[in-house]
RNA sequence: UCCUCCUUAGCUCAGUGGUAGAGCAAUCGGCUGUUAACCGAUCGGUCGUUGGUUCAAAUCCAACAGGGGGAG
Numbered sequence: 001u002c003c004u005c006c007u008u009a010g011c012u013c014a015g016u017g018g019u020a021g022a023g024c025a026a027u028c029g030g031c032u033g034u035u036a037a038c039c040g041a042u043c044g045g046u047c048g049u050u051g052g053u054u055c056a057a058a059u060c061c062a063a064c065a066g067g068g069g070g071a072g
Base pairs, nucleotide, nucleotide: 001071002070003069004068005067006066007065010024011023012022013021018055026042027041028040029039030038048064049063050062051061052060
């Protein structure tokens, strides 16, 4: 320098044009001699940034930023 993949909740990840989700974590409650486990509920998001396309963008396009892999 070039190619390619990734960036979504505190963490690990779904969601490939039409209401942003799960598990774990956290908080509260139930259960019990107590803790753990188990059960229920709650909380938690400017979807990396900036533009563009569209009636509508996490999703499509471009540039940029950060990270992984590869080529020279």